[in-house]
Context: one part of a larger RNA
RNA sequence: GCCAACGAGUUGAUGCAUACGGCUCGGCUAAGUCCUUUUCGGAUGGAGCCACAGCGAAAGCGAGUGUGAAUAGCGCGUUCGUCGUAUGUAUCAGACCCGAAGCGAGGUGAGCUACCCAUGAGCAGGCUGAACUUCUGAGAAAUCAGGAGGGAGGGCCGAACCCGUAGAUUGUGCAACAUCUUGGGAUGACUUGUGGGUUGGAGUGAAAAGCUUAUCGAACCUCGUAAUAGCUGGUUCUCUCCGAAAGAGCUUUCGGGCUUGCGUCGCAUGUUUUUACUGGGGGUAGAGCACUGGAAGGAUCGGACAGGCCGAAAGGCCACUGAUCCUAUCAAACUCCGAAUACCAGUAUUUCAGUGCGGCAGUUAGACGAUGGGGGCGAAGCUCCGUACGUCAAAAGGGAAACAGCCCAGAUCGCCAGUUAAGGUCCCUAAAUCCAUACUAAGUGCAAAUAAGGAGGUGAGAUUUCUCAGACAAUGAGGAUGUUGGCUUAGAAGCAGCCAUCAUUCAAAGAAAGCGUAACAGCUCACUCAUUCAGAGAUCUUGCGCCACAAAUAAUCGGGGCUAAGUAUGGUACCGAAACUGCGGAUUUGUUGUGUUUUCGGAUACAACAAGUGGUAGGAGAGCGUUCGUAUUGCGCUGAAGGCAAAGGGGUGACCCAUGCUGGAGCGAUGCGAAGUGAAAAUGUUGGC
Numbered sequence: 001g002c003c004a005a006c007g008a009g010u011u012g013a014u015g016c017a018u019a020c021g022g023c024u025c026g027g028c029u030a031a032g033u034c035c036u037u038u039u040c041g042g043a044u045g046g047a048g049c050c051a052c053a054g055c056g057a058a059a060g061c062g063a064g065u066g067u068g069a070a071u072a073g074c075g076c077g078u079u080c081g082u083c084g085u086a087u088g089u090a091u092c093a094g095a096c097c098c099g100a101a102g103c104g105a106g107g108u109g110a111g112c113u114a115c116c117c118a119u120g121a122g123c124a125g126g127c128u129g130a131a132c133u134u135c136u137g138a139g140a141a142a143u144c145a146g147g148a149g150g151g152a153g154g155g156c157c158g159a160a161c162c163c164g165u166a167g168a169u170u171g172u173g174c175a176a177c178a179u180c181u182u183g184g185g186a187u188g189a190c191u192u193g194u195g196g197g198u199u200g201g202a203g204u205g206a207a208a209a210g211c212u213u214a215u216c217g218a219a220c221c222u223c224g225u226a227a228u229a230g231c232u233g234g235u236u237c238u239c240u241c242c243g244a245a246a247g248a249g250c251u252u253u254c255g256g257g258c259u260u261g262c263g264u265c266g267c268a269u270g271u272u273u274u275u276a277c278u279g280g281g282g283g284u285a286g287a288g289c290a291c292u293g294g295a296a297g298g299a300u301c302g303g304a305c306a307g308g309c310c311g312a313a314a315g316g317c318c319a320c321u322g323a324u325c326c327u328a329u330c331a332a333a334c335u336c337c338g339a340a341u342a343c344c345a346g347u348a349u350u351u352c353a354g355u356g357c358g359g360c361a362g363u364u365a366g367a368c369g370a371u372g373g374g375g376g377c378g379a380a381g382c383u384c385c386g387u388a389c390g391u392c393a394a395a396a397g398g399g400a401a402a403c404a405g406c407c408c409a410g411a412u413c414g415c416c417a418g419u420u421a422a423g424g425u426c427c428c429u430a431a432a433u434c435c436a437u438a439c440u441a442a443g444u445g446c447a448a449a450u451a452a453g454g455a456g457g458u459g460a461g462a463u464u465u466c467u468c469a470g471a472c473a474a475u476g477a478g479g480a481u482g483u484u485g486g487c488u489u490a491g492a493a494g495c496a497g498c499c500a501u502c503a504u505u506c507a508a509a510g511a512a513a514g515c516g517u518a519a520c521a522g523c524u525c526a527c528u529c530a531u532u533c534a535g536a537g538a539u540c541u542u543g544c545g546c547c548a549c550a551a552a553u554a555a556u557c558g559g560g561g562c563u564a565a566g567u568a569u570g571g572u573a574c575c576g577a578a579a580c581u582g583c584g585g586a587u588u589u590g591u592u593g594u595g596u597u598u599u600c601g602g603a604u605a606c607a608a609c610a611a612g613u614g615g616u617a618g619g620a621g622a623g624c625g626u627u628c629g630u631a632u633u634g635c636g637c638u639g640a641a642g643g644c645a646a647a648g649g650g651g652u653g654a655c656c657c658a659u660g661c662u663g664g665a666g667c668g669a670u671g672c673g674a675a676g677u678g679a680a681a682a683u684g685u686u687g688g689c
Stems, first nucleotide, its partner, number of pairs: 001689006011093013026050003032044004054061002064076004096234002099231001103224006114198009123188001125157003128153001132149007161185003166181004200216001202212003237623006247260005261363002263360007272353001275348006286337001287335002292331003296327008307318004366392004370387006397408003412585004417581003423575003426560003432572001434571006445562002453547002457544010474531005480504003485499003510525001513524003586613012624678001626675010642662004648657003
């Protein structure tokens, strides 16, 4: 992991509600007692409980009573069942099941390990050579030197033995800590055998909270015990109807609760809901500057002994500052104004609805989108509010390549029928290589996404200048003279710099717009003529493009690919969904009709019509199956149950019936009743593989 079996809302007591039943001349017995029976059960028992009158704290009064001075007002009252069964639910109990870490009590452990006590045992070999003794020598002596002997040491090297430093191996191991290599101690605070002692808030500890039998920041076993778990997981058959919430208030409260909001079921009410119309109040959006404030320009009138400039001064100009006026403005905490919506009331019509009371809930982690706002950076797939907002949640289908929250559209079932929506129609891929007119040349684009800035890209429009008296461009020619203007300078001649910038001849030609020279020279330009010839320039608005533009797969328009199969405008066809329509079936609710039945409230069957039938939490309803009991009625060795067989038949389904083989002894149906009553999940339990 798979298969099989087992595996979770139970039982009691007491309330509440609903349904049904008994009695209602109110209802019911409890313990106990008696009888009977295999269990079951039947009598008796009225003690007591509920109801029959309430009000008041009470005395008390009583259809009233309390308050009160009150005969007022107001509060509460002015009549009702009860017992049983079932279902739902609440409370108390283990209370749907499994799950802690823990807490307490009583015991069991020192055969592991820690320390201690008693008594034993062990330590190859080699090295060093203390004290001390003795001999010799030296010295005046103190003392020193040497030889021989000696054999000390938590001495040295290194086996056994003890330990476990580093690395490798191993890591379903040889092993729940090992193996190999390497290493530390190895006469000592050494190692070790046997026996004994100390323990659970206790022991022992050269101290690591170490160790106390693979268990230690409080051992193990049993019990209290089904501890508790606002937490996680799991919770088993079917169909039908409806269908949420992720909000508010309070909370040692924020992943939990309680009340309310929203769901469902029952009863009641009967259009109160929604919509339309009519009538209301408002101070938002917008707008405005009349107030309160902000901020720009201008004008006028002021202010100062102390700002700057001018002036002899008077004073003037600028700057600063206050007020008024004009122009143009800004505001959530400004308003002379002022909507749309929303809200309130009344009236009207018809259908959904609405509201009150009661039973049962679930929800109170919401998400994105649209829109009005706060926070943030007018960041976030950010965060916090508002909206009778939308979708998802709890919604499948089609589109967006793929894609909870976007667009279209809400799946009762069947059909090899039709029409459309969003979106599409070259191929993948259903449908136009459709029609008309333009644009784009960048593969721009065919997906999202406009940077500033730049450019004789190209299309459209507008305004304007020159032009057959010849424009613009091109080609040919000229572009001169006074003069090298004056100054400066080594030089300055159009062209380093300063000043001036005239005049003449001309068709025209600057005391020169640029290159150039040391300075000249030289080459162009402005300007003019000729040749040629019909358009040439400038500005603005706008469409589509270009550069700016850098990332990790060829990594892309979903792909192929496309010059339209791109973009813009208009049009006609077609495709396209579980939408709509058609045909057939099922079911719910309502209305109507016809039956059946009735405790006269109703229940139920069929038909027609109308509106429905996505669904999580959850509410309500109707059923299937399993085991057992009881009553009735059946089957079975001529073969029960069980098993095998996707294939026959029935039912919306749970499931039921038939048939064949197997099997070999019991098993059904119908009514009613009772439950150890349904498994795919719980790191479920046990067994098997």